Overview
This is a predicted structure of a 199-nucleotide RNA (Bacterial large signal recognition particle RNA). Its Rfam family is "Bacterial large signal recognition particle RNA". About the family: The signal recognition particle (SRP) is a universally conserved ribonucleoprotein involved in the co-translational targeting of proteins to membranes. It was read from a public genome assembly, where an Rfam model found it.
[in-house]
């Protein structure tokens, strides 16, 4: 110095167990989240002694559709009222003709349209938040409002709580896949130290 052994520490392989973490994928809807719905009246809000809830009473408002009566309006009545783009007759004066006549047609009169005015309420026409006058059919105590008793609550907008029910995104539970990671248990194997033997 080497080498065998055994032992205790680490260090790495390899299997087998239990774990912890993450990521997916499938399922359930018990529970968490979310949403509807009833009911509740704790907390917040509104309204209340300038009277809350109640209790009686009066008025007003419903739909639809016929009649009626008011009222409006329009037609009807009368006057006025058209340079031209209404008729009707058309002086003058044009035109046409040799004349008789004949044509277009201004002014002007009359009658009207549109229009503007006046009188009157019979007749016809339209209409309506005119009246509830008849009346038929539907709707049913809901809404405003005034009085008049009582004397402090009441509402359920928001949160909250209860009950039903939905929905599967997160959260939870069951199963599967896949990574990382730590603990034990086995085998083998390297290194260090200690012992032993041996060359």
């Nucleotide at each position: 110095c080497c080498g065998u052994g055994u032992a205790a520490c680490c260090g790495g392989c390899g299997g087998g167990g239990a774990g912890g973490c993450u990521u997916u994928c499938a399922u359930a809807g018990c529970u968490g989240c979310c949403c509807u719905u009833g009911a509740u009246a704790a907390g917040u809000g509104g309204c209340g002694u300038u009277g809350a809830c109640g209790u009686u009473u009066g008025g007003g408002u419903c739909u639809u559709g016929c009649g009626c009566a008011a009222u409006g309006g329009g037609a009807a009545c009368u006057g006025c009222g058209a340079a031209c783009c209404g008729u009707g007759u058309c002086a003058g004066g044009u035109u046409g003709g040799g004349a008789a006549c004949a044509a277009a047609g201004c002014a002007g009169c009359a009658c009207u349209a549109a229009g503007c005015a006046g009188a009157a309420u019979c007749c016809c026409c339209c209409a309506u938040g005119u009246g509830c006058c008849g009346c038929a059919a539907g709707g049913g105590c809901g809404c405003c409002u005034g009085g008049a008793c009582u004397g402090a609550g009441u509402u359920a907008a928001c949160u909250g709580u209860c009950a039903a029910g939905g929905u599967a995104a997160c959260g939870u539970g069951u199963g599967g896949a896949a990574g990382c990671u730590u603990c034990c248990c086995c085998g083998g194997u390297g290194g260090c130290u200690a012992c032993a033997c041996g060359g």